[in-house]
């Protein structure tokens, strides 16, 4: 770095060190010396892991599904939907047609998880 699948509209700090940037990309549009990105501490969360339960096999184990938990451990995440748009297509309102608009689905592209070479 490739490739399969899952989920991306909820959720998380007045903390401590440090000191100019950040939101992947392009545009817009925003955070930010009332302190960015980094660490540490903390917290959210519930992908895998653990524990429990229920269901399938005639029973058990085991493996699957589902659902609870947060007490183990391994990722993750903690402004805005993934900040909004990037390409397509309905719909709706202008219009003589067309552009372009808002809305709404679906794709690309990302971002995390597991798995496979």
């Nucleotide at each position: 770095a490739u490739c399969u699948u899952a989920u991306c509209a909820a959720g998380a700090g007045u903390g401590g060190c440090u000191g100019a940037g950040g939101g992947a990309c392009g545009g817009a549009c925003c955070c930010u010396g009332u302190g960015a990105a980094g660490c540490c501490c903390g917290g959210c969360a519930a992908c895998c892991u653990g524990u429990c339960a229920u269901a399938g096999c005639a029973g058990a184990g085991a493996c699957u599904a589902u659902g609870a938990u947060g007490c183990u451990g391994g990722u993750g995440c903690c402004a805005a939907u993934u900040u909004c748009c990037g390409c397509g297509g309905a719909a709706u309102g202008u219009u003589a047609u067309u552009c372009a608009a808002u809305u709404c689905c679906g794709a690309g592209a990302g971002a995390u998880g597991a798995g496979a070479a």
Molecule: SAM riboswitch aptamer (S box leader)
Organism: Actinomycetota bacterium